[in-house]
Record summary: This is a predicted structure of a 72-nucleotide RNA (transfer RNA) from Candidatus Altarchaeum sp. It matches the Rfam family "tRNA". Rfam classes the family as a transfer RNA.

């Protein structure tokens, strides 16, 4: 240069048209003489960035950024 794949919560990912979830972390509480584990609760992303299609876009199309792979 070119062809694939990916970009969503602090971190790992799911969600593939109908106002976004899981674990894991973090805060609170209970259980304990304490912690840990365990249960219960809770906060925290408008889904890289523009744009375009639709009634309705994290999804779909177009274009940039960045990541990994592969070929040159």
């Nucleotide at each position: 240069g070119g062809g694939c794949u990916c970009g969503u919560a602090g971190c790992u990912c799911a969600g593939u048209g109908g106002u976004a979830g899981a674990g894991u972390g973090c805060c609170c509480g209970a259980c304990u003489u304490g912690c840990a584990c365990u249960c219960g609760g809770g906060a925290g992303g408008c889904c890289c960035c523009g744009a375009g299609u639709c009634c309705g876009a994290a999804u779909c199309u177009c274009g940039g950024c960045g990541a990994g792979u592969c070929c040159a």